[in-house]
Context: one part of a larger RNA
This record gives sequence, C1' cells and structure tokens, in this order.
RNA sequence: CUCUCUUUAAGGAACUCGGCAAAAUAGCCCCGUAACUUCGGAAGAAGGGGUACCCCUGCGAGGGGGUCGCAGUGACCAAAUCCAAGCGACUGUUUACCAAAAACACAGGUCUCCGCUAAGUCGUAAGACAAUGUAUGGGGGCUGACGCCUGCCCGGUGCUGGUAGGUGAAGCGAGUUGGUUAUCCGCAUUAGCGGAGAAGCUGGCGACCGAAGCCCCAGUGAACGGCGGCCCUAACUAUGAGGGUCCUAAGGUAGCGAAAUUCUUUUUCGGGUAAGUUCCGAACCGCAUGAAUGGCGUAACGACUUGGGUACUGUCUCAAAGAGAGAUUCG
Repeated sequence: CUCUCUUUAAGGAACUCGGCAAAAUAGCCCCGUAACUUCGGAAGAAGGGGUACCCCUGCGAGGGGGUCGCAGUGACCAAAUCCAAGCGACUGUUUACCAAAAACACAGGUCUCCGCUAAGUCGUAAGACAAUGUAUGGGGGCUGACGCCUGCCCGGUGCUGGUAGGUGAAGCGAGUUGGUUAUCCGCAUUAGCGGAGAAGCUGGCGACCGAAGCCCCAGUGAACGGCGGCCCUAACUAUGAGGGUCCUAAGGUAGCGAAAUUCUUUUUCGGGUAAGUUCCGAACCGCAUGAAUGGCGUAACGACUUGGGUACUGUCUCAAAGAGAGAUUCG
C1' cells in the first nucleotide's frame, strides 16, 4: 500500500449524478393507528409501553409480592419509516454470460374470418394439427383491471358488397392472306424458263363469343390513416365573443397540457430551501397533445423512476486507532 472487518470527539448528507455504501429498525405481548378506498384494504400504517430471575396462586392465559444489572427478544436470529409525483392495474415473464424495466404477458374490451370435408397451419402428396372440438367453439389483428368516455373525415389506400357499361387471357374460330404443286397456258421445243393454279399439307392476320381482376357505383375508422391559412373587429389599452375571405375529405370535440411529448427554456406565477436548471401546484403562447397506434382518472401492488421529511450513521468536514489476510522490504 491492497482486501475483509471493528471502533471513533463534535457535527449529521455539509459527500455524491444520486444517502451508493454503511449505520439504524427488528422477535413476541399490549395499547393505538390518518388521508384515500374498488369497503377487501391501506395496516405490522404511523406512534407508544412491556419483556430477566425468585416466591405464592391458577389447568392455563394470567394475578399478587419481591430481587439484580448500564442493559432481561441481554448472544445468534430478526421490517427503517413517512409524504408527494410519473409509468405500468395487479401475481407473473424477459435479453443463460453488461439491460428485470415504463418492455412482454395478463383477465377484461373490441373488430374480423370460419356452418364442419370449418377457417387457419404444416406437407409435393398421402395425411396430420385445429379437435375425438362445433359459433357460450376455433383462428387472426388491435387494445390492456376498474371508473368516466371514445368526437369529425370514406377524398387516397385497404376490406366488403354491386353489377349496367368500358377494358379484358387461354380457347373456339367465320373469314382473309402467303408457301408448296397435280394440272393448264406461253416461249423454247433436248435438259428447261415464265405465268395461272384445284385438293391436301402448312405460315401469318383474324370478326364474333369469352371469367376473375381493374376502371366504375356504394358502404366501412376499436380498417391504414388524416383532423387548416390569412385579414379585420368592443367608447383607455389589451384581448377578440363576432365578421370577411381562401382552401379541404374533414379542419382536433371531451379531456389533458413546458408533459417519459416544450425548441425558444433555468417559460411565467405560487409552494418547498438561507439559497432549488431537479420536484410539486397552476397558467396555456400544444416548435411538434388528444381519444382502443386509446384519452383522462384511479384504491392496491412495484429489487421501476423522480422530489422531499424523520431516524440513522466515517458518505463527508477530516481523518485516526485497532484485528486478520495479502503485497513489499530484510533475513
């Protein structure tokens, strides 16, 4: 010097990103126990008192009397607690080996598909699961207890329904146009050349008919999503109930709001402190909140996050002493 411990004057978080770590609390009995609340809880709330031994008595819990110590759950063992806020209702699950959470799940809600040879999934298939189930069932999506609620927009995209019209493949193929040449004609008249050309075979084009889909017409948001700008205006000023105008499918309703969302920003005001970029309450000017990508509340719960108080302490002012184990040096 390092590690693991023990103790410490006075102060008591002044340490620090942060009470991290340590200290403190602690068992049992009795008294007592607030806000809030889903009436179950909160709650071991909080906060107090007792606790050993001996004698008598009682079945016992207990009752009466006495004794000692600084101290009687005498060691070990053995909750710190309160106030306020955020998020998630809760118990649970998760990154085996840097993340346990506000993430996932969840009961509940809702939409949608599926009538059984079900939908859906695996497999080339046979077949299997779903299910030895049958819509109070099964699959998929979103949301996430509970309470109060869940506004407007169907123009785009998706989905569902519709079928008049348009477009529309393979296929059938009316017809049309080439190739080939049996034959015929002309010229040469010995091979041959030129023209026309039936049937068959064959190449091209192709009217008409022709499904779904798309165009089209509707519906649909707890489907994907979206939810304005400028100007003027009340008898101080300010503000703008109101008016005008442009655009849109419609212009953000209730609620909440500098928020896990606020750039400016340490917004402004109030509270807490002697002093507070954090915190709590409000204001609303929401850069860029907002209603199942749920909105706002919420008792209980949380090894979650944030702020504050009491108790407590070597975290600190500011360090010191000691024990043990190492390291180092010397032997």
Large-subunit ribosomal RNA, domain IV from Kalinella pachyderma, 331 nucleotides, folded computationally. The RNAcentral record of the full RNA draws on ENA. A source record names the gene rrl. Rfam family: Bacterial large subunit ribosomal RNA.